[in-house]
RNA sequence: AAUUAUUACUAGGGGAGCUUUUGCUGAGAGUCACCGCAGUAUGCGGCGAGACCCUUCAACCUGAUCAGGAUAAUGCCUGCGCAGGGAAGAAAGAAAGCCCCUCC
Repeated sequence: AAUUAUUACUAGGGGAGCUUUUGCUGAGAGUCACCGCAGUAUGCGGCGAGACCCUUCAACCUGAUCAGGAUAAUGCCUGCGCAGGGAAGAAAGAAAGCCCCUCC
C1' cells in the first nucleotide's frame, strides 16, 4: 500500500426487459402463497416470501417515447455520466508493488 480489496453479521435499498416460443443480454428476466379485476387460455395489477444484486463511483430511479451503432428484437453495446436522485452501522482483514535495514 491499508479508514483498501475481500469476508461474514445486523439493518436497509432495488429490478425483472426483448423475443422467431425458442432463444438474447444479464448476478438476477415474475418462482411460490394470498387478494382484486377481466375471463376460462390463463392474462393484468397489488401485497408478502424466495433467489440475486446493491448500500455512495453507476444496485436502481429520473432525464428518456434520449442520441449513435448493432440486432430477429430489446434500457443489446456505447454515449449521456466524477448529470440529478438513491439505501449504513459495527467487526475481521490481505497481496502485488514501492521504501528502509541486515546478511551473502